[in-house]
Small-subunit ribosomal RNA from a Paracoccaceae bacterium, 1478 nucleotides, folded computationally.
NCBI's taxonomy places the organism under Bacteria, Pseudomonadota, Alphaproteobacteria, Rhodobacterales, Paracoccaceae.
The prediction has a mean pLDDT of 84.
RNAcentral holds the sequence, with entries from SILVA.
RNA sequence: AGAGUUUGAUCCUGGCUCAGAACGAACGCUGGCGGCAGGUCUAACACAUGCAAGUCGAACGAUAAGCCACCUUCGGGUGGUGGACAGUGGCAGACGGGUGAGUAAUGCGUGGGAAUUUACCCUAAGGUACAGAAUAACUAUCUCAAAAGGUAGCUAAUACUGUAUACGCCCUACGGGGGAAAGAUUUAUUGCCUUAGGACAAGCCCGCGUUGGAUUAGGUUGUUGGUGAGGUAACGGCUCACCAAGCCGACGAUCCAUAGCUGGUCUUAGAGGACGAUCAGCCACACUGGGACUGGAACACGGCCCAGACUCCUACGGGAGGCAGCAGUGGAGAAUCUUGCACAAUGGGCGAAAGCCUGAUGCAGCCAUGCCGCGUGAGUGAAGAAGGCUUUAGGGUUGUAAAACUCUUUCACUGGUGAAGAUAAUGACGGUAACCAGAGAAGAAGCCCCGGCUAACUCCGUGCCAGCAGCCGCGGUAACACGGAGGGGGCUAGCGUUGUUCGGAAUUACUGGGCGUAAAGAGUACGUAGGCGGAUAUGUAAGUUAGAGGUGAAAGCCCGGAGCUCAACUCCGGAACUGCCUCUAAUACUGCAUGUCUAGAGUCUGGAAGAGGUAGAUGGAAUUCCCAGUGUAGAGGUGAAAUUCGUAGAUAUUGGGAAGAACACCAGAAGCGAAGGCGAUCUACUGGUACAUGACUGACGCUGAGGUACGAAAGCGUGGGGAGAGAACGGGAUUAGAGACCCCGGUAUUCCACGCCGUAAACGAUGAAUGCUAGCUAUCGGGCUAUUGACGGUUCGGUGGUGCCGCUAACGCAUUAAGCAUUCCGCCUGGGGAGUACGGUCGCAAGAUUAAAACUCAAAGGAAUUGACGGGGGCCCGCACAAGCGGUGGAGCAUGUGGUUUAAUUCGAAGCAACGCGAAGAACCUUACCAGCUCUUGACAUCUAGGUCGCGAUUAGCAGAGAUGCUUUUCUCAGUUCGGCUGGACCUAGACAGGUGCUGCAUGGCUGUCGGAAGUUCGUGUCGUGAGAUGUUGGGUUAAGUCCCGCAACGAACGAAACCCUCAUUUUCAGUUGCCAUCAUUAAGUUGGGAACUCUGGAAAAACUGCCAGCGAUAAGCUGGAGGAAGGCGGGGAUGACGUCAAGUCCUCAUGGCCCUUACGAGCUGGGCUACACACGUGCUACAAUGGCGGUUACAGUGAGAUGCAAGCCUGCAAAGGUUAGCUAAUCCCAAAAAACCGUCUCAGUUCGGAUUGCACUCUGCAACUCGAGUGCAUGAAGUUGGAAUCGCUAGUAAUCGCGGAUCAGCAUGCCGCGGUGAAUACGUUCUCGGGCCUUGUACACACCGCCCGUCACACCAUGGGAGUUGACCUUACUCGAAGGUGGUGCGCUAACCCUUUAUUGGGAGGCAGCCAACCACGGUAUGGUUAGCGACUGGGGUGAAGUCGUAACAAGGUAACCGUAGGUGAACCUGCGGUUG
Repeated sequence: AGAGUUUGAUCCUGGCUCAGAACGAACGCUGGCGGCAGGUCUAACACAUGCAAGUCGAACGAUAAGCCACCUUCGGGUGGUGGACAGUGGCAGACGGGUGAGUAAUGCGUGGGAAUUUACCCUAAGGUACAGAAUAACUAUCUCAAAAGGUAGCUAAUACUGUAUACGCCCUACGGGGGAAAGAUUUAUUGCCUUAGGACAAGCCCGCGUUGGAUUAGGUUGUUGGUGAGGUAACGGCUCACCAAGCCGACGAUCCAUAGCUGGUCUUAGAGGACGAUCAGCCACACUGGGACUGGAACACGGCCCAGACUCCUACGGGAGGCAGCAGUGGAGAAUCUUGCACAAUGGGCGAAAGCCUGAUGCAGCCAUGCCGCGUGAGUGAAGAAGGCUUUAGGGUUGUAAAACUCUUUCACUGGUGAAGAUAAUGACGGUAACCAGAGAAGAAGCCCCGGCUAACUCCGUGCCAGCAGCCGCGGUAACACGGAGGGGGCUAGCGUUGUUCGGAAUUACUGGGCGUAAAGAGUACGUAGGCGGAUAUGUAAGUUAGAGGUGAAAGCCCGGAGCUCAACUCCGGAACUGCCUCUAAUACUGCAUGUCUAGAGUCUGGAAGAGGUAGAUGGAAUUCCCAGUGUAGAGGUGAAAUUCGUAGAUAUUGGGAAGAACACCAGAAGCGAAGGCGAUCUACUGGUACAUGACUGACGCUGAGGUACGAAAGCGUGGGGAGAGAACGGGAUUAGAGACCCCGGUAUUCCACGCCGUAAACGAUGAAUGCUAGCUAUCGGGCUAUUGACGGUUCGGUGGUGCCGCUAACGCAUUAAGCAUUCCGCCUGGGGAGUACGGUCGCAAGAUUAAAACUCAAAGGAAUUGACGGGGGCCCGCACAAGCGGUGGAGCAUGUGGUUUAAUUCGAAGCAACGCGAAGAACCUUACCAGCUCUUGACAUCUAGGUCGCGAUUAGCAGAGAUGCUUUUCUCAGUUCGGCUGGACCUAGACAGGUGCUGCAUGGCUGUCGGAAGUUCGUGUCGUGAGAUGUUGGGUUAAGUCCCGCAACGAACGAAACCCUCAUUUUCAGUUGCCAUCAUUAAGUUGGGAACUCUGGAAAAACUGCCAGCGAUAAGCUGGAGGAAGGCGGGGAUGACGUCAAGUCCUCAUGGCCCUUACGAGCUGGGCUACACACGUGCUACAAUGGCGGUUACAGUGAGAUGCAAGCCUGCAAAGGUUAGCUAAUCCCAAAAAACCGUCUCAGUUCGGAUUGCACUCUGCAACUCGAGUGCAUGAAGUUGGAAUCGCUAGUAAUCGCGGAUCAGCAUGCCGCGGUGAAUACGUUCUCGGGCCUUGUACACACCGCCCGUCACACCAUGGGAGUUGACCUUACUCGAAGGUGGUGCGCUAACCCUUUAUUGGGAGGCAGCCAACCACGGUAUGGUUAGCGACUGGGGUGAAGUCGUAACAAGGUAACCGUAGGUGAACCUGCGGUUG
């Protein structure tokens, strides 16, 4: 410090995720030692048991046991000592310890303050005199289950009370008034009282800081203040009476939710963010609520009273209790320890002290919970051992790792010695730490990961299964991603996972972000608060700056030292604590005060432009309607029609009239206005603006939360108006449907007045204001200037275009900024859910505004790039259309396919680019299929081991469907180095053979197709952040990316062309089997001869826009012409770029993997591939006269031929048969060419057509039944030119006519070739199909067979409404009124003091019980509010497998889309009105 993830790729925006650190953690696997820390985060849930606060006899009485002394009636008694259990009294118990429920301020932090108290402690001064009455304990007795209590009697005090005294103290009206004490012990103290001061501690007040919510905006009645009184330690509405009506709040009151606060802790570069365990400070609480008592201090954790809930005891009458002290238990929970030891240390309480108490504390125990340290050995060691894994079979790796040899002993273990902590004694820890000795490598390694991020790779298994996953994503038969193994990487007594926090995240941006199009500028203005603000001078010193002082607890962090062997840890010192307060100083800037100025702002004056606004008046054109005339059959409307109007006279046309709405031309990128918006003319009223000149005011300014006003269209209310247009609605069309687009009608509406609504793509998708930063050009308004009268020059203000710097992700913006700066406001923070729900406000309503969450996804998005696509555009090509000729589709048959059938009908091919295709030929064979019968080293190959010497040919027989089996006749090994050595053959066994079994989506090879189309790329350079672009685009031209010109490109490669074959012309060479002009000859080029011609096959020539003319840029080239056998690629062929279709083929062949192995291999017989309701493709033959039949007769070319072609002759009606010349073929043969010509038939199901069927034959073949071809005779079906649709062809072509060949025993309408005869048409590129180039749009990129929207149906999830229902909390009113203190009363009771009487009474003061009153907790009743749970039913939302209906959007998406509004419709949506261009 970054990385992964949106795309085909790119840049950006933006979210999600990861790598780091941390934890009071938990879980999984594993676990040697020690040190230091930490350990109920959940139920402030309930608690058994034990302990956690006592102490003092030097305050007091009484006194058990024991001891001593004396007495004794020997039972015991008295006195003393002693100190147990209790009691009175004092001090402590308000500390220490726990917890965080409550509390958003009666709290905390920090800094100040005045009206207070403070036991014990310290200092100082003074005092400590005299009296009195009780009471517990105890004794007796009573009630009683217990707890506890009653009555009577005795007694003490440092318990209680009175009197006296008063330096100082308190009150005062200044006269005066008031108030204290306690002794103990025995000679030394210590208590007690009063006062003053201190220390410590506590209470109170103030400033600042201290969570979220405005979907909480008003709150408050003791409330705010005053006077007086009461109360308190003290100020104070703290309380009360009276008076006033205040007080708090947008700088957030009140309310709701959440929360103990801080030092600090974690993280971070920092700023921040999160947290508030342990340690320390403060606060609050002690089962829940209330209350006071005592006391210096409490409204009191281990005190009291009352109420409530809960638990326990009970004799049912009544009692007892409070672990949020330490241990511990149950429960809850993912989860958190021992019912330990000791007061030795530190500290606390009491005491004069000894001492006692102390779950504070010191220690130990448990737990890898964390941090730190150590160990599990070290050295040498290559035969690179064995084993494992892997392999291309050679090797590689585990790996110096092990073994082996040589060493060491930290830790642990055993034995011994043995601290410090203690300052004289006292040590829980503890025989601990440490030290010494001993033995032996001995007792001590795991966890996670290995696709990328992210360090680390292979094999096997599995086969979208099982599973993994933090994100992207892996897994559908070769998984580095699942599981196992080997190997490797990381950390290490731990390692991973989960959770949480910060970081990365500049992803809330103070440091440090943005808002034209990515999320984001309110529709516009005015203006309040607030924020900011021109020049200059003086003062002040609030901000600001500097210095000083106080404070900022300790601990922690940081720095420097020190102590435990080191470290963690601890100790010492320093720094820091960025803060707050006080004082002093400075005065640049800001503020404040005062004065001055004119550059901002404003006022006056002048002429000026303008659809600026409001109201009134007026005008013409057009539409429609009404009346009348002319006039006759149509008119309207559309893509085409129809609804509609019209013979009752329309449309058209002429004249007249009515009504409403809108204002052609001018008109412009023009003008005005804040925006919305504004357009005939005139008048009235009125707002703003620019310019010019001088004068005046003197900062009066800018922005603007709330607020107010304006605000298109639609819509709403009331009343008018209503011509045209026109949601809804009706009808007609279109359509599969058409709730639409189109047409005919048509209501609301559109118009006016008044009142609402308050929204738009209200857009420049760009807030307002000010200053600065190159230009050029156009135009509107004003001024100046110049004259040469031209479109001049210049300046201010507006409106546009273009373009530097700069900015931007890019597009683009660019003095009208999206540049450089300042001020203020508004807004944004992933997509969806959703601008929705709920709540509030506004509205008559529609609705507007404000505005979430659950849940869900890993993207959504912007700009640009390359493609692809478009029912976008431009240019161009092709038998693509058009123009023609002939077909197919109808019939019969042939053939292939589908389907069906079947035991099997083997398999493959599937739009073009499967379908007379693989198959150039299925009766058996082929043959892969089916049935049956057989074989198992095999029908075929190689090798090894053992054995044998055969095989093979041939004759015959038997069984069998045959394969095969059993017999049988004859012939019979070769070479040789003489070794069963080699070859050959057979048998047995083992390796193996074999597979037309699967996967063409594992492959090679081959092939089809786009495509006979003109394209596809590279190097260097240049441009761009980049993907990429340029070149390859442009202007011409071509069949062509062919060539020329131009150009930030220059060159090059694969294609095109050329090179190759063939046909057409000529020359030359060669003349046999071919030829014959001349000479001879024959029936015949038959023969002699000839080499001229034809022909054959070698070699050459020829064609190149070369020549001429025109066009063109003088180019490339095009058009025409000449010549030429051939002319502009001469005709035909071969030749097929980069690539596309996971195209085809595992059944040609090859091949990975999988599968079968007495069978999925091999052999045989028979059957099937030939089936047949039907559908399709490709063909043949026809439907006839351009023909049929009969006859006559001429002219080809390519080819084939020895298991062959076969002449001729004979037989047969014929297929054919018999016989046999010739031919290894320019010689012989197949072989007849056919259309042609002549005659006849005369338009009919025929003398057309030949299917089908019968009979009889021929040929091939082992065999023609299933299932061949042919012949003769007979039979004589459909069919009279073929619907929608569709195919081929541009010249020797189509059409038509025959001939040959491959395959082949036989079988051809198919295929491949050959020649004969031989046309028509092409205006042209609008349309159809396909293709090329350029451009444009795009939401497509498995690329339009794309993408994608909504309803409906099903499943699941969260959520809103919901009659209600169940809680919780709060408010208000009333009621109840425990305990308690206060006030009143107090007839009952009453020791101290006073008076009185007498011998003990009476009275008073005072007190107590009781009673009354107000206050008040819990409780009750009722109302209202807030909030949570559940809820029949219901609304939309989200997510799901390949459901249903349509096709709304993306291309002009087939009606451009979208925004607002209104209506309508299954649904997406449609339509009206206004707006936007995205």